The RNA shown here (transfer RNA) has 75 nucleotides and comes from Candidatus Doudnabacteria bacterium RIFCSPHIGHO2_02_FULL_43_13b. The same sequence occurs in records of 2 taxa. Its Rfam family is "tRNA". Rfam classes the family as a transfer RNA. Rfam links the family to the GO term triplet codon-amino acid adaptor activity. From the family's description: Transfer RNA (tRNA) molecules are approximately 80 nucleotides in length. The coordinates come from a structure-prediction model, not an experiment, and the mean pLDDT is 80.
RNA sequence: GCCCCUAUAGUUCAAUGGAUAGAACUGUGGACUUCUAAGCCACUAAUGGGGGUUCGAUUCCCUCUGGGGGCACCA
Numbered sequence: 001g002c003c004c005c006u007a008u009a010g011u012u013c014a015a016u017g018g019a020u021a022g023a024a025c026u027g028u029g030g031a032c033u034u035c036u037a038a039g040c041c042a043c044u045a046a047u048g049g050g051g052g053u054u055c056g057a058u059u060c061c062c063u064c065u066g067g068g069g070g071c072a073c074c075a
Base pairs, nucleotide, nucleotide: 001071002070003069004068005067006066007065010025011024012023013022018055027043028042029041030040048064049063050062051061052060
């Protein structure tokens, strides 16, 4: 330098064009308990940036950025 994959809560993952973006774990609070833990209830929290298509974009397209992989160059 070229090509491919990828980016969603703190973490790991769902959501293939239309819903209020959902689950588990974590965290916080509550209740329970002599206390703690477990289990129970509730809450907090996310679509990497910019543009485009569309009535409508997490989803499709372009670009940038970050991450991963392959190839090439390196006299």